[in-house]
Predicted 3D model of a 679-nucleotide part of an RNA (large-subunit ribosomal RNA, domain II) from Candidatus Tremblayella princeps. It matches the Rfam family "Bacterial large subunit ribosomal RNA".
Context: one part of a larger RNA
Order: sequence, then C1' cells, then structure tokens
RNA sequence: GUCAGCGACUUAUGUUCGGCAGCGAGCUUAACUCAAUGAGGGAGGCGUAGCGAAAGCGAGUCUGCCAAGGGCGCCGUAGUUGCCGUGCAUAGACCCGAAACCAGGUGAUCUACCCAUGAGCAGGAUGAUGGUGCGUUAAGCCGCACCGGAGGUCCGAACCCACUAACGUUGCAAAGUUAGGGGAUGAUUUGUGGGUAGGGGUGAAAGGCCAAUCAAACCUGGAUAUAGCUGGUUCUCUCCGAAAGCUAUUGGGGUAGCGCCUCGUGUUUUUGCUCCUGGAGGUAGAGCACUGUAGUGGCCUUGGGGUCCGAGAGGACUACCUUGCCAUAGCAAACUCCGAAUACCGGGGUAGCAUUAGCACGGGAGACAGACGCAGGGUGCUAACAUCCUGCGUCUAAAGGGAAACAACCCAGACCACCAGCUAAGGUCCCAAAGCAUGGCUAAGUGUGGAACGAUGUGGGCCGGCUCUGACAAUCAGGAGGUUGGCCUAGAAGCAGCCAUCCUUUAAAGAAAGCGUAACAGCUCACUGAUCUAGCCGGCUUGCGCGGAAGAUGUAGCGGGGCUAAGCCAUGCACCGAAGCUGUGGACGCACGGAGUGUGCGUGGUAGGAGAGCGUUCCGUAGGCCUGCGAAGGGAGGCCGGAAGGCCUCUUGGAGGUAUCGGAAGCGCGAAUGCUGAC
Repeated sequence: GUCAGCGACUUAUGUUCGGCAGCGAGCUUAACUCAAUGAGGGAGGCGUAGCGAAAGCGAGUCUGCCAAGGGCGCCGUAGUUGCCGUGCAUAGACCCGAAACCAGGUGAUCUACCCAUGAGCAGGAUGAUGGUGCGUUAAGCCGCACCGGAGGUCCGAACCCACUAACGUUGCAAAGUUAGGGGAUGAUUUGUGGGUAGGGGUGAAAGGCCAAUCAAACCUGGAUAUAGCUGGUUCUCUCCGAAAGCUAUUGGGGUAGCGCCUCGUGUUUUUGCUCCUGGAGGUAGAGCACUGUAGUGGCCUUGGGGUCCGAGAGGACUACCUUGCCAUAGCAAACUCCGAAUACCGGGGUAGCAUUAGCACGGGAGACAGACGCAGGGUGCUAACAUCCUGCGUCUAAAGGGAAACAACCCAGACCACCAGCUAAGGUCCCAAAGCAUGGCUAAGUGUGGAACGAUGUGGGCCGGCUCUGACAAUCAGGAGGUUGGCCUAGAAGCAGCCAUCCUUUAAAGAAAGCGUAACAGCUCACUGAUCUAGCCGGCUUGCGCGGAAGAUGUAGCGGGGCUAAGCCAUGCACCGAAGCUGUGGACGCACGGAGUGUGCGUGGUAGGAGAGCGUUCCGUAGGCCUGCGAAGGGAGGCCGGAAGGCCUCUUGGAGGUAUCGGAAGCGCGAAUGCUGAC
C1' cells in the first nucleotide's frame, strides 16, 4: 500500500413541542399486595382561580386614606395518561486523541553521592627535606662528594577517560569502529556488601543522574480527567434552502438574542414591482453670499516703512508692506446664496404584472473566518490578488458555452431520454462547427503588450501665405561703395566684446545669418537677375501606423499553423454555436376543494430543515411454508425497477432457510498518520 473483518448520535431519568390512541372537568397511579400477562392499591402528580413579598382575601386581588387611578387576573373552558418522533437538561452522552493533576505502591543490579571491607597500577626518568663525610669558618653561614627517595612530579603499557578526524547512520553497535589524543601514586581506578526515593534523593552544578525514560521516575488507580481544538462519522430518492451581518461577551477560530433557512398552525391580499400622488433631505454638481484658502489689477480708504520740506505743529511724495472697497479669475471632507438624479418614508385603485408573496405564533437549524468584479468613498503611494465601509452581481453552494488553459469576467441557471429544430456570448482559412458582399484605412506581420516624449510615415477635414507680372527646388551670375563704422584692443577689417546700425550706387546686396584668419584674406547666407516651368510653403485638427521597447531551459506578448487579409473601421445579408429556448416521450412536486382526468407553474445546490423509501440481524405470524428431487453461503449469466435494490437460471456447496404483515435494533464504511489479520 491493497484486501477482508471490526469501527462513531446510544441508553436511563426529567422536560418541551408535534403525531397517534384512551378517558375527559377531569386524567393518572407509584411503591406495594393477591389466587398474578389479571385484579387491587388514589399516597402522590397535573388540571379545574387568581392576586399579593407575606399574613391573607378571592372573581377578584395588590398598591393606596379611598367606593379614585393603575398593575395582574375573571367575564364561559381543556386537560391528562400512554406510545412514537424531535430538541434540551443531567449523566462519559457521537467516536478516537492530549500536554497534565492527585492517590497508593515499585525501583539506587544502570547511574549520582556516601559507608564498610578488599584489590590493581610493566618499565623508565627526575632526585625535595633530611643524613654522612670532607673542605671552610673564631663558631656559623656556605661549598663539594656520597647516602637517601619526596612529589594531586615527568615519559609510558595495563587500567580509566573520551579531545580530533574519517567511517558508520535499515550500523557490528538504540552511541560503535579505526587512526591519533588525555590521565596513569592519585581529588586515582576497581570488586563485594550496604545507605539515601519522587516535589523526594543525589549532584566538584550540566537541570546532570535516579534501570535505553527526568524542568519532577515507573506501575496501578481516580478515569471514558478535561480538550470553546484537529481528525473521522457508514444505504437511496424527493421538496425547500442559508450565513460568513448587528448587538453583547476575559469576546473576537467560542457562545447568546436579533437578521437570514426550514417545517407546522393561523390570518387570506395584509407583499413586491409598475403607475399616480404627498413628503423629509443637503449628497453629485455648482457657487463664493458666510467660514477659510490662494492670484492679478485698480481706488489711494486704514495702519506702518521710506524720501523730502519744516523750529515745531504739520505737510508733500512714494516702483514698499498692509486693512477696506471695486474689478477680474480660482479652491474646500470638517465652507454653502443654491441644488439634482437615485435611494428612502407615506398615501391611492374592484388597475396591470408576479405560482402565496407578507404577517403572527410555535418546532428544528445552520451561520456570526468570506472572496473577487463593477460603482460611490476612507486608509495607503488616486501602490498591492492590500485594508475598511456602502450598493449591485457572481463564486461560495453552479454544472453547460465563451475568454487557448483560467472559483469570482461575458453568455446562461443542468428533472430524465432523443442520430430533431432555433438562438446567446463568442465565432465562420486549417487544427475546429460555420462567410460572403460593398466602401474605406493600415505596410508596421501593426494586428499578435507598454508611457512621457520624438519624427517631411500615410489618409481625411480646416486655415493662412506665395504663384504664368513665373512661385518652390535646382543651376549660372551678382552679393557692391563710404568703411578697416565708432569704441575697445597687441590686433578687432561684417563675424572676441561694448555702442550705434546710417548714407550711397543699384536688378539686388545686413555697418552682416554661418564657416574661417593672429588680424586680414577666403567660402557660403540673406537679397537680386537669368534659365526652367506648375503648383509651392506654413499652421491647426483628426484616422491608422513608426521609434521609444533590455533577462535569464527553447520560438514563448495571435493557443498553433499560417494570414496583406484570414488585420482595422463601417454597412448589409447569411450561417455555426450551450445542459438556454422549442419539439416529442417519460418521471416527480405544487396549485386549481377531494378523486379520475386535465391544465398551469415548477424540479442546480454546500451548511441545514422537511418528507418518502431500500437493505441487514433478531422476535411474533411459524407446530405454517420452502428444503438431500439440494437450504444458507460462494461463482457466473440473464431479466426487472426511478434509486437504495429485487427476481430467475446454471454451477459450487451440503443443512438449513423463511414469504406476508408487524415489532426490536450491537442496522449499511472509503477515508479517522483508525484497530486486527492476510499478502
């Protein structure tokens, strides 16, 4: 891992509501008893009256001074017992799962420390205190030689340890091996016996060790501890079908009330939309009348600064600042002289549309982590597959078609069948179902990604200028003189810089637009003539294109092929295309009072509510029925049913099985790192 078997909403008591049944102003017994599937037993319980804290009073009562008012009641009624189902409560209470807590015991044959008593430590080295002798000395100190053999001394086996590396890592081994390493007379190593015990021991202290277990050992028990957590929870079909919100909460992954779902009962148009009509409002927009904010101009109004006159008082001037006013033109979530559309609230009808929607009460829930898209906003960076609100949609819980693929986008909501038809989005060259026509545009494979910005790309529209008295481009020629203007400067001659920028001759020619020189020179330009000949130049706007454009496995930014349309814009007519719609047949639900029949509407679905069924084991039916002329079980085939399933035949098997209608459950497995077994 697979297969087989086992494996999870139970039971008791109480209570709620519903269904069925008995009796009914009553209903019912419990323990227990007896001649015992029966009978007895009325203690007790619930109901029949309430009000008050109570005494108590009573169709009333309480409050109260009250015959007041007010509160709760009465004014004509349903309960109760049993069975079944549902939820809740108490119990292990759907099943499995802790980390832990407590109690009583068992452990120091491992290991920590201690006690008692034993044992081990090759060999080599060093040579302390001390001693003896000699020397020396006044005596000493001291020196030399020898003796001697100290030491948590040195080197190094046994022994003990475990520093490094490799190997080993389903090992030789639940800690080892190999090669090195440290200690090796000591705080040494070790044998045997003994001691200390779990909030306790022991610890040269690492939270170490206390039997491969230690921030509190192990075993048994309390015990099915508790688990607002995770996982799992077993047959079928039918009807409806959510929520991810508000409020509260030591609350935010829980729970409760409400909102939203479902079932029942009652009400029977009370509901929604459309239409008509009446409201409240301060958003969008707009505006500047207020509050603020930010410009420009003016008046010279206010205050200040500055200048001038004046001895002062004061006056005059002002390219400055400022108050006010005028004009002009803006901005605002916390501005408003104004002010929508929607949305919201109310009213109207014997109106239209909608399958009965709404409301009340009662039983059962689930849910209270939402997500994305579009629109209106806040936060953020007008960042985020960001976050927080509001409205709508979709997904969630929705399959089908499209978007190559793609919960949330576009189209569209799957009861079943059909080798029938029509459409939606989207498409119609091939992959791949289906296309043609007309008029334009694009030349970039743009299409088939991308901005600011840039550009004689190209089509359309508009405006202006020049032009046969000859434009634009090109070619030929001229482009002069005063003058090298003045200044400045070493120089400054059109062309470093400053000032001025005239006059003349002319067809025309700047005191010069550029290159150039040290300065000149030189070459162009403006401007003019000639040649040529018909359009030329500039601007605005718009359609489609161009550049801007760099990435990592391999083209790789049309899904591919490929396309010059098979691209883009516009128009027309076709066609394809879905589980949409239609057709035909069938099933089911609801409504039409019931039934038959028919008609209408409906039948996606997670959590969840409601309903109807299938099957398994056992019991009654059953002293029946089937069965050695072959039961159950196993294998195979066929048939039937809307599903769970059922029936038949053959074969195996070899002795039991059981219709029908009922009853009762250890009643249905694929998942729980499920349990056991097999392979």